[in-house]
Model confidence (mean pLDDT): 82 of 100. A computed fold for a 72-nucleotide RNA from a Candidatus Yanofskyibacteriota bacterium, annotated as transfer RNA.

């Protein structure tokens, strides 16, 4: 230097045009002599950054920026 991919809640992945969910962590309540499992409940993210298209984006396009891979 060329190409591909990804980048969503504390982790781990979904959602791929119409105001974002799940596991598993975390708090609570319940159960226990107590811890754990187990059962209910909750509280956390406006989707790496900044344009652009559209009525309307996390989801399309564009640049930037961070990570792997791959060819030079």
């Nucleotide at each position: 230097g060329g190409g591909c991919g990804c980048u969503u809640a504390g982790u781990u992945c979904a959602c791929u045009g119409g105001c974002a969910g799940a596991a598993c962590g975390u708090c609570c309540c319940g159960u226990u002599u107590a811890c754990a499992c187990c059962g209910g409940g909750a509280a956390g993210g406006c989707a790496g950054u900044a344009g652009g298209u559209c009525c309307g984006a996390u989801u399309c396009c564009u640049a930037c920026a961070g990570c792997g891979c791959c060819c030079a």

RNAcentral holds the sequence, with entries from ENA.
It matches the Rfam family "tRNA". It is annotated as a transfer RNA.